[in-house]
THF (Tetrahydrofolate) riboswitch aptamer from a mouse gut metagenome, 95 nucleotides, folded computationally. Its Rfam family is "THF (Tetrahydrofolate) riboswitch aptamer". About the family: Tetrahydrofolate (THF) riboswitch was first reported for Ames et al. as an RNA motif in 5' untranslated (5'-UTR)regions of folate transport and biosynthesis genes in Firmicutes genomes. The literature on the family includes a 2010 paper in Chem Biol by Ames et al., "A eubacterial riboswitch class that senses the coenzyme tetrahydrofolate". The family has 101 seed sequences and 747 matches in Rfam 15.1. Its mean pLDDT, the model's own confidence on a scale to 100, is 80.

RNA sequence: CAGAGUAGAAAUAUGAGCGUUAAGUAUCGUGAGAACGGGGAGUUGUCUCGCGGGCGAAAAGAGAAAUCUUGCGGUUCAUAUUUUGCAUCCCGCUG
Numbered sequence: 001c002a003g004a005g006u007a008g009a010a011a012u013a014u015g016a017g018c019g020u021u022a023a024g025u026a027u028c029g030u031g032a033g034a035a036c037g038g039g040g041a042g043u044u045g046u047c048u049c050g051c052g053g054g055c056g057a058a059a060a061g062a063g064a065a066a067u068c069u070u071g072c073g074g075u076u077c078a079u080a081u082u083u084u085g086c087a088u089c090c091c092g093c094u095g
Base pairs, nucleotide, nucleotide: 001095002094003093008084009083010082011081012080013079014078015077016076017075018073019072020071027053028052029051030050031049032048033047034046038091039090040089041088059070060069061068062067
């Protein structure tokens, strides 16, 4: 001087759920907490949880009913594939 590597994130597919009597998602404010390459530190960044504000929707069919089917939701989880990936600083590793 150059390079590698994590947690995780996103997209798509499949499967199983939840909601459709509107939760969830997204968004704003606030409080608390957590994680962040092998080691140390670590934010105004990321994530989680609580509280509050504003915004806001797609239902249809079958059935005697329970329910079922097809949809819908910036819906949840799991798996697979692909892409991305330490804010930053110091040290280490490979050449």